[in-house]
RNA sequence: CAGAGUAAGGAAUAGUGCGUAAAGUGCUUCAGGAUGGGACGUUGCCUGGAGACGAAAGAUUAAUCUGCGGUAUUAUUCCUGCGUCCGCUG
Numbered sequence: 001c002a003g004a005g006u007a008a009g010g011a012a013u014a015g016u017g018c019g020u021a022a023a024g025u026g027c028u029u030c031a032g033g034a035u036g037g038g039a040c041g042u043u044g045c046c047u048g049g050a051g052a053c054g055a056a057a058g059a060u061u062a063a064u065c066u067g068c069g070g071u072a073u074u075a076u077u078c079c080u081g082c083g084u085c086c087g088c089u090g
Base pairs, nucleotide, nucleotide: 001090002089003088008080009079010078011077012076013075014074015073016072017071018069019068020067027051028050029049030048031047032046033045037086038085039084040083041082057066058065059064060063
């Protein structure tokens, strides 16, 4: 001098669920937590509390099917992904 690596995020496909008697998702705010190998810390993430907003149902053989939800999760593939210092590789 150059480079790699996190948490995690996005997209596609497939599987299994949840809701459709409205939870979840998304928004605001408060508290806590984990986050390249190490230290500090940011974005983002996770958990909990509070608040505002808010939806697509249909069919039939009546417990199933087809849908719907910025729905949860798993697997695979692709893409994105540390600010400073030390460390690592060349």

Source information
THF (Tetrahydrofolate) riboswitch aptamer from a soil metagenome, 90 nucleotides, folded computationally. It matches the Rfam family "THF (Tetrahydrofolate) riboswitch aptamer". Rfam describes the family as follows. Tetrahydrofolate (THF) riboswitch was first reported for Ames et al. as an RNA motif in 5' untranslated (5'-UTR)regions of folate transport and biosynthesis genes in Firmicutes genomes. The prediction has a mean pLDDT of 77. The RNAcentral record of the sequence draws on MGnify. Of the family's consensus pairs, 94% are formed in the model.